[in-house]
Context: one part of a larger RNA
Parts: sequence; structure tokens; C1' cells
RNA sequence: GAAUGAACGUUGGCGGCGUGGAUUAGGCAUGCAAGUCGUGCGAUGAAGAGGUGCUUGCACCUUGGAUUAGCGGCGAAAGGGAGAGUAAUACGUAGAUACGUACCCCGAGGCCCGGAAUAGCGGCGGGAAACUGUAGGUAAUUCCAGAUAACGUCUCCGGACCAAAGAGAUUCCGCCUUGGGAGCGGUCUACGUCCUAUUAGGUUGUUGGUGGGGUAAUGGCCUACCAAGCCAAAGAUGGGUACCGGGUGUGAGAGCAUGGCCCGGCUCACUGGGACUGAGACACUGCCCAGACACCUACGGAUGGCUGCAGUCGAGAAUCUUCCGCAAUGGACGAAAGUCUGACGGAGCGACGCCGCGUGCGGGAUUAAGGCCUUCGGGUUGUAAACCGCUGUCAGAGGGGAGCAAAUGGAAACUUGAGCGAUCCUCAGAGGAAGUACGGGCUAAGUUCGUGCCAGCAGCCGCGGUAACACGAACCGUACGAACGUUAUUC
Repeated sequence: GAAUGAACGUUGGCGGCGUGGAUUAGGCAUGCAAGUCGUGCGAUGAAGAGGUGCUUGCACCUUGGAUUAGCGGCGAAAGGGAGAGUAAUACGUAGAUACGUACCCCGAGGCCCGGAAUAGCGGCGGGAAACUGUAGGUAAUUCCAGAUAACGUCUCCGGACCAAAGAGAUUCCGCCUUGGGAGCGGUCUACGUCCUAUUAGGUUGUUGGUGGGGUAAUGGCCUACCAAGCCAAAGAUGGGUACCGGGUGUGAGAGCAUGGCCCGGCUCACUGGGACUGAGACACUGCCCAGACACCUACGGAUGGCUGCAGUCGAGAAUCUUCCGCAAUGGACGAAAGUCUGACGGAGCGACGCCGCGUGCGGGAUUAAGGCCUUCGGGUUGUAAACCGCUGUCAGAGGGGAGCAAAUGGAAACUUGAGCGAUCCUCAGAGGAAGUACGGGCUAAGUUCGUGCCAGCAGCCGCGGUAACACGAACCGUACGAACGUUAUUC
């Protein structure tokens, strides 16, 4: 000098774009953050409409379908957060294949015929609650048989084996088998990836083989037997520290330092362990067990997990609103209308950063008063002010307003903006808007007074013991300017 997710001190007008829990991966009140489909199913059956009866405001019937708890499907493995662990089961680059793939796209073929259970429901119960028992009966795109069976699977090459679901008038939407694609994922290999030798030996499923098991798949991944290997001074093993990369800071570069925001990958979800479901998880707002903590209890039991968005306590030098909206983009579901979406889009707070703008412009000498200095003549503050003329940026008030919105939705007419708003017109009036640090040398800028090795200053050299350009104040000056200094850290 440059830089920062900064903090502190003094000061503080406006806007744009960014950015904001770096410490305790400490504990959390409250609300919201994952639902959706009635064109899969049985129920429920509101408003409205029509009719009958009549006690004229009620009952019944038909139609109608609002509403939803349950079954079923898809989603919930994405999106969002954090960096604890991890020095290699990670990441980066370049390759490999023994593998998987719901939804999507392209192709080939099929969708025949039966049965059953169970929730909801009604009956009887238990429990403070959470919840739950029992015997009935019911539906399906739920479940299970049978048929059919190849370009599928297995094969000793003879053969054997495997599926389906409807709704509807149709189109359209689905269902089953199979081949290919796309995208995504699993696994493997080589190389690269911090400090420490005051860590020198480490290893027994260890290293390899055979048989078997297991997996979507290779493999000591697991197991039985056999062999005795394998790694290591080019640093094994141990210890410490640490998510990695694209990048970022600095620097002429080489390098050094770093990994916050954004993007890709990995890992984690109160702590430890486990599997279930599923195309996919060993699953942040699923399940089971154990533990700590917290909460409810009728003492028998039961509930919870903000490292989602806000918010709260704590610790800390220190880090924001319990806001608005699904209008846009994207996602889930749905035939669609649409519903949901703290993703996202916006607004709010903070000079935390960068950038832009403003705080007026021209004239104005009796060089006013006041301040400070003085050799007492004057000098300086200083054209600065007053005063005269002018302008109207920003902020303020009123009005109009393109666009972010169409490629949306709707049969059509027509409709949809949370928030922002370019720009234009009008009004008023210099009115509302300047500070901070420094002035001995380095280093731009000095005088007076006070103090008297005191009080104090200080980045280094060093100032201060009675004339201090170095302390404190005043005046003046210098630098930068909505900031200026200090501290910390990197180059």
C1' cells in the first nucleotide's frame, strides 16, 4: 500500500447493488417450513332446484353435489440448514465397468378369468391422557390364485418359469412384460492433497489362493480350509490440525495466505446403535432400542428434538423482522381448475462493504464585529460572513405512469402484481444535510497559554525536571470526507 463475513471510538443526509451468528454442532417458549389426488374406493351427504303431504313452516321423496376422517396412489431420499467428524470409505483430474434406475422420451407385444382380507362404519369395552381391545360386516388402481408367455429369465440346450387395473360413449389418461435412450447414481484404478521422527517399526481377516455365502454389482464384504504374506526412511504406524474443489486476497510474476457469500462434491441432523418401507434412505421436521436433557401425569404411564424461516435465553468484542406474497421463477400432486411451497420473489433492520449523488451557485471590502497572535504599526481567520441576485439535484407534498405479465388462466367476454417502479408534470423554499484524525522527524501541516520527569504522549526514534513546534487547551493549518481514526488478521 492492498484486503476483511470484522469489532471499537467520534460523527452521520439520500440512493443502488451486495452482505450480516465467524464464539457454545450450547439449550429452546410460540407460529409456520410437505403435501396432493373424489376422473382409484366405500362412506358422509351442506347449499340450491323440483315434487308430495299439509298443522304455512315442518316432514318425506327425487335431483344435486359442498365437505371431508379412512383405504389406495404419487411425493415425502428433492428443496432448505450446518461443517461436528473426516488426512482418505473424502475431494480434484484422468480413466475403468462387474452394476442399478421411479418419473421422462422412442420402439415391440399384452390388458383374459376368478377369489379374499381389511380400515372406515355400526355394537360392546379399557385408559387421566397418549392411545387401544374384541366379536360383526364392506370397497377399490389393496391383496391372492388360475390362464396366456417372448426378441424376457434360467438352462445339463431336452426344456422349465414369469404379468396386468381400471374410469369412460369416444378421444384422452392410466396398467403389465420387454428392448433402447437421456439424465442420475453405485463400485474400482492411477496420480495429486497440512504439521510432527522429542512417533520407527506396523498388521492376524492381516496379504494372497480355493470352495461357499451375500449384494443391483466386483471384492476378506463375510465364512471354512490352505499358504505366510502385506505396508514402511520416496516416512508406514501413531499424534496434532483440518470438510475438499471452482475460487478469493495479495503480488510484476513465481509464490504465499485462505475456502465467508454463490456453484459442484462429501459428511452430519439431541448422543450412540439398528433395521423397515421404497426405484432410491439406513431417512433433518419416519420407525425401533439404549442414554442424557426437558415437559405432562389421576404415579399406572406418556411426549419432545430449530445444524429449516422468524424469534428467545446463554456465552461473546460481535452479527437482523416472531414482516408480505405465491404476482414471477422453480418444485410436489392433480386430466384440469387448483391446492401446498419460511424454496423463491419482495419489504424491514445494520455506513458492514463497494459505487453514485448532495449539503448550493455568482457577486460582495467599511477587508464589519468577535476570536487568536502582535515588534501595538498591524497581521490572520477572510470573500469567509452579513448583504444583493440566481438555481432547484437529493429529501418533502400532490398528480400521471411504461414495464417486471405472457408463451398464464378461461368456451368466451375477460382476468391475474406481494412488492418495485424508469420517466413526466405541478408546489414550496437555501430552506432539512460535515465531520474525523493529525501538525518533532519518518510525513503534508505551528503559534500562544497551562503544566513542570508531574499530569501525560508514543508505530519507531523518543518527548516532559520553568521559555515543551512532541503532554493539555485555544487559534490557525494539513489530509481524507459521510465518513475518519484505532485494534486484529493476510499478502
Notes:
Model confidence (mean pLDDT): 84 of 100. Predicted 3D model of a 491-nucleotide part of an RNA (small-subunit ribosomal RNA, 5' domain) from an uncultured prokaryote.